[in-house]
RNA sequence: GCAGGUAUAAUUUAAUGGUAAAAUCCAGCCUUGCCAAGGCUGUUAUACGAGUUCGAUUCUCGUUACCUGCU
Numbered sequence: 001g002c003a004g005g006u007a008u009a010a011u012u013u014a015a016u017g018g019u020a021a022a023a024u025c026c027a028g029c030c031u032u033g034c035c036a037a038g039g040c041u042g043u044u045a046u047a048c049g050a051g052u053u054c055g056a057u058u059c060u061c062g063u064u065a066c067c068u069g070c071u
Base pairs, nucleotide, nucleotide: 001070002069003068004067005066006065007064010024011023012022013021018054026042027041028040029039030038047063048062049061050060051059
């Protein structure tokens, strides 16, 4: 330099263009004489910038970061 892939919550994974779903973590409450375990509730997310569309995590383009291969 070229080609390909990935980017969603603090972490790990879903979501076939139609209100972004769970688990763990965290906070509160209940249960218990206490702890642990258990139950209930709640907070935090689509890497960034454009485009297409009534509507984009999803499709297109570019940028950034990371990974792989070639030279």

Transfer RNA from an uncultured Clostridiaceae bacterium, 71 nucleotides, folded computationally. Model confidence (mean pLDDT): 81 of 100. It was read from a public genome assembly. Rfam family: tRNA. Rfam's curators write: Transfer RNA (tRNA) molecules are approximately 80 nucleotides in length. Rfam classes the family as a transfer RNA.